[in-house]
RNA sequence: UCCGCGGUGGCGCAACGGUAGCGCGGUCCCCUGUUAAGGGAAAGGUUACUGGUUCGAAUCCAGUCCGCGGAG
Numbered sequence: 001u002c003c004g005c006g007g008u009g010g011c012g013c014a015a016c017g018g019u020a021g022c023g024c025g026g027u028c029c030c031c032u033g034u035u036a037a038g039g040g041a042a043a044g045g046u047u048a049c050u051g052g053u054u055c056g057a058a059u060c061c062a063g064u065c066c067g068c069g070g071a072g
Stems, first nucleotide, its partner, number of pairs: 001071007010024004018055001027041004048064005
């Protein structure tokens, strides 16, 4: 320098154009003599960034940044 894959709550991942969810973790409540286990509730996101397409973008297109792998 070129090619491919990826970037989404604290962490691990979904969502293949139409309200961004799941698990774990954290908080609160119930249960218990207490803890753990178990049950329930609520919270937590500028979907890496900037533009574009579209009635509508996490998703499609272009550029930039970062990470991983490959080629030279």